[in-house]
RNA sequence: GAUACUGAGGGGCGCUGCAACGGAGCCUUCUCCGCUACGCUCAGUCUCGUGCCAACUUUAAUUGCAAGGGCGCCCAUUCAUC
Numbered sequence: 001g002a003u004a005c006u007g008a009g010g011g012g013c014g015c016u017g018c019a020a021c022g023g024a025g026c027c028u029u030c031u032c033c034g035c036u037a038c039g040c041u042c043a044g045u046c047u048c049g050u051g052c053c054a055a056c057u058u059u060a061a062u063u064g065c066a067a068g069g070g071c072g073c074c075c076a077u078u079c080a081u082c
Stems, first nucleotide, its partner, number of pairs: 001048002004045006010075006018039001021034005038068001
């Protein structure tokens, strides 16, 4: 650094349908149909890869603990005002 898995980011309903996925077609790598708004971020674990050769581990104290997520609506939570 990457895949996968797990957890978290307070919940829900409706609409649209890009990517991905599935199916079909004239299989041009294009078209149609279906599905579809945690596909994002953080943390942890396994595996794989890369780099380094002095780091690694442990303990104590202090401080902090997210950000984003098409459109509309509802609930919850926090603050302020009446």

A computed fold for an 82-nucleotide RNA from Oceanospirillum linum, annotated as SAH (S-adenosyl-L-homocysteine) riboswitch aptamer. The RNAcentral record of the sequence draws on Rfam and Ribocentre. Lineage of the source: Bacteria > Pseudomonadati > Pseudomonadota > Oceanospirillaceae > Oceanospirillum. It matches the Rfam family "SAH (S-adenosyl-L-homocysteine) riboswitch aptamer". Rfam links the family to the GO terms regulation of gene expression and S-adenosylhomocysteine metabolic process. A reference for the family is Wang et al. (2008), "Riboswitches that sense S-adenosylhomocysteine and activate genes involved in coenzyme recycling", Mol Cell.